Record summary: Small-subunit ribosomal RNA, central domain from an uncultured prokaryote, 347 nucleotides, folded computationally. Rfam family: Bacterial small subunit ribosomal RNA. Its family is annotated with ribosome and structural constituent of ribosome in the Gene Ontology. Its mean pLDDT, the model's own confidence on a scale to 100, is 90.
Context: one part of a larger RNA
């Protein structure tokens, strides 16, 4: 520099936003930067390629000739690309009119259940297990009735459902709040794609202040098993698990499948809107979410209008195992780490 790849073989950055850059609908008109033609100047010498010579050939050497990817200067097309200017509306946005969701944050509200607490009845076991035992309990437990107090999660609905960019989101109400979709087709007019860097979010577990603790439950302790038992099983039980604030930045952060437009048979479901109709049900459109399935594509397995197809546009990544996602080094971070990355050596 180039190939060929990334859905299980090595590859899809966790997820948006967005800067630089790459890329870019439709038409008219102009300029002539890329482009494309001609034409001159340069493109040393040697070399290389041809035609000749000189060493007895050839290496070698000698003479001539051709060619030279560029380069510059100049004339000239102007289709494409690209600049100017102007237009248009299919891209992309506004705006109106709706209807749907566990989308976000705040704040209040509720019932079951669970656990201690106080009263009553009530007597000997309750618990627990393959079976015990360790725990509880005659200071009255386990069981039941009544009242009280607290954290924490919301049965049934519920779904092969919904909603969000991703993480993820689930009792009920009310505030504030962001997206998506229909459906008018009123307006803006190319205002668009993607995105190195950076910026934000980012599940658990963990770290810092401060609060909370009912249940659970690393660690920890006791009882069982076992040959042992640092385990699985039981009886406990502190971080933590919940709130606020402030860090961490990682996952099998997965559909192991970048992102956006476009094109390329259907068949049947679920959902959220139009629409037409004989309104029983069907018919059609647009949006999302599944099953199967045809060309095609795969190494197969499978994918198949929600592509792993056919195609453009930009990013990211891989290039045999292992050492190693480590060592040093930077950056970041209160730490635990994290990103970022070898290399000897070894098969």
């Nucleotide at each position: 520099c180039u190939g060929g790849g990334c859905g299980u073989a090595a590859a899809g950055g966790g997820c948006g936003c967005g800067u630089a850059g790459g890329c870019g609908g439709c038409g008219u008109a102009g300029c002539c930067a890329g482009u494309c033609a001609g034409g001159c100047g340069u493109g040393a010498a040697a070399g290389c390629c041809c035609c000749g010579g000189g060493c007895u050939c050839a290496a070698c050497c000698c003479g001539g000739g051709a060619g030279g990817u560029g380069c510059g200067c100049u004339u000239g097309a102007u289709a494409c690309u690209g600049c100017u200017a102007u237009g248009c509306u299919a891209g992309a946005g506004u705006c109106c009119g709706g209807g749907a969701g566990a989308g976000g944050a705040u704040g209040g509200c509720g019932g079951a259940a669970u656990u201690c607490c106080c009263a009553g009845u009530g007597u000997a076991g309750a618990g627990g297990u393959g079976a015990a035992a360790u725990u509880c309990g005659u200071a009255g437990a386990u069981a039941u009735u009544g009242g009280g107090a607290a954290g924490a999660a919301c049965a049934c609905c519920a779904g092969u459902g919904g909603c969000g960019a991703a993480g993820g989101c689930g009792g009920c109400c009310a505030u504030c709040u962001g997206g998506a979709c229909c459906g008018g087709c009123a307006c803006u007019g190319a205002c668009g794609c993607u995105g190195a860097g950076g910026c934000g979010c980012g599940a658990a577990a963990g770290c810092g202040u401060g609060g909370g603790g009912a249940g659970c439950a690393a660690a920890c302790a006791g009882g069982a098993u076992u040959a042992g038992a640092u385990a699985c099983c039981c009886u406990g039980g502190u971080a933590g698990u919940c709130c606020a604030c402030g860090c961490c930045g990682u996952a099998a952060a997965c559909g192991a499948u970048g992102u956006g437009c476009g094109c390329u048979a259907g068949a049947c479901g679920c959902u959220g809107g139009g629409g037409g109709u004989u309104a029983g049900g069907c018919c059609u459109u647009c949006g999302g979410u599944g099953u199967c399935g045809g060309a095609g594509c795969u190494a197969a397995c499978g994918c198949a209008u929600u592509a792993a197809g056919c195609g453009c546009a930009c990013c990211g990544c891989c290039u045999g195992g292992g050492g190693a996602g480590u060592a040093c080094g930077g950056c970041c971070g209160c730490a635990a780490g994290g990103u970022u990355a070898a290399a000897a050596c070894u098969c």